[in-house]
Context: one part of a larger RNA
RNA sequence: CUUUCCUUAAGGAACUAGGCAAUCUGGCCCCGUAACUUCGGAAUAUGGGGUGCCGGCGAAGUGAACUUGCACAGAGGGAGCUUCAAUGGUCACAGUAAAGAGGCCCGGUCGACUGUUUAGUAAAAACACAGCACUCUGCGAAGUCGAAAGACAAUGUAUAGGGUGUGACACCUGCCCGGUGCUGGAAGGUUAACGGGAGGGGUCAGCCCGCCGCAAGGCGAGGUGAAGCUCCGAACCGAAGCCCCAGUAAACGGCGGCCGUAACUAUAACGGUCCUAAGGUAGCGAAAUUCCUUGUGGGGUAAGUUCCCACGCGCACGAAUGGUGUAACGAAUUGGGCGCUGUCUCAAGGAGAGACUCG
Numbered sequence: 001c002u003u004u005c006c007u008u009a010a011g012g013a014a015c016u017a018g019g020c021a022a023u024c025u026g027g028c029c030c031c032g033u034a035a036c037u038u039c040g041g042a043a044u045a046u047g048g049g050g051u052g053c054c055g056g057c058g059a060a061g062u063g064a065a066c067u068u069g070c071a072c073a074g075a076g077g078g079a080g081c082u083u084c085a086a087u088g089g090u091c092a093c094a095g096u097a098a099a100g101a102g103g104c105c106c107g108g109u110c111g112a113c114u115g116u117u118u119a120g121u122a123a124a125a126a127c128a129c130a131g132c133a134c135u136c137u138g139c140g141a142a143g144u145c146g147a148a149a150g151a152c153a154a155u156g157u158a159u160a161g162g163g164u165g166u167g168a169c170a171c172c173u174g175c176c177c178g179g180u181g182c183u184g185g186a187a188g189g190u191u192a193a194c195g196g197g198a199g200g201g202g203u204c205a206g207c208c209c210g211c212c213g214c215a216a217g218g219c220g221a222g223g224u225g226a227a228g229c230u231c232c233g234a235a236c237c238g239a240a241g242c243c244c245c246a247g248u249a250a251a252c253g254g255c256g257g258c259c260g261u262a263a264c265u266a267u268a269a270c271g272g273u274c275c276u277a278a279g280g281u282a283g284c285g286a287a288a289u290u291c292c293u294u295g296u297g298g299g300g301u302a303a304g305u306u307c308c309c310a311c312g313c314g315c316a317c318g319a320a321u322g323g324u325g326u327a328a329c330g331a332a333u334u335g336g337g338c339g340c341u342g343u344c345u346c347a348a349g350g351a352g353a354g355a356c357u358c359g
Stems, first nucleotide, its partner, number of pairs: 001354008010345002014343001019340001027051005036041001038168001052090004058084005066076003091095001103338007110330002115127002131166007143152003169325004174255003179252002181248005188243003195236001199232005206224003209220004256274005283317001284314001295311005
């Protein structure tokens, strides 16, 4: 010097991003206990006292001998034992004498709560949750797995099962259906295969034409050409879907701009105008959301970019992608205070184990 511990004058968070770490507190008994509250809690709230040993008034429990009695019934009786304990005495610095054993309080945020999670950087405000809502499903259910058979759902049956969102509870949950989605509608438009087959093409018997040959006949990548076979193929017919018409936002989502105006000024209840499907209601608000920003005022401090209360100019809150509150709860987060301390002023001493020297 490193590490694990112990102690420390005076001060007591001045340390630090932050009381991180380490103290303090601690068991049991008694007294006593606030705001708030969902009346259960909060609560071991906070705070105060006691605690060893010896004697022991008294009390409670149990209850022998013995007495009475016909009685193994009952009554009386109180020794002994156990516990609590007034009070008195006594020793020590110190009595839950060692060990083990909550520090506490006051605000704010988030999440109701117990729970769950990133095996090996995150335990949380994330997930879940009871509750709420929408939606699908009538049973051979919907949904899921499986080419299928079949299985789960469920030996259940809409007070059931699946999906989605929100997330206890209290008070509530506004406006918009133009877009997208979903549901319903079926008049019209569009529209596949199939059907239909106007018409056209190929092939070809026959016939015609040309050439050779006396003829029979032969040749021609000449023309025409029925039936058959075959290829193409218009009109017309033709479902769902889409177009179209409605409904639906606890479906996906969305919820304006400019100008003017009151007898100080400022502001604008009011008016005008443009656009929209409709222009943000209640509540909250510099917020886990506020850029400007350390906004402005107030509180707390000697001094406060954090914190609390307000204001409202919300860059860019807002109502189940829930809004606002909320007792209880939290190894959550943020601010303050009391107590306590080597965190610090500022360091010192000691112990164990290393390092170092020697062996």
The part of an RNA shown here (large-subunit ribosomal RNA, domain IV) has 359 nucleotides and comes from a soil metagenome. The prediction has a mean pLDDT of 87. Rfam family: Bacterial large subunit ribosomal RNA. The RNAcentral record of the full RNA draws on MGnify.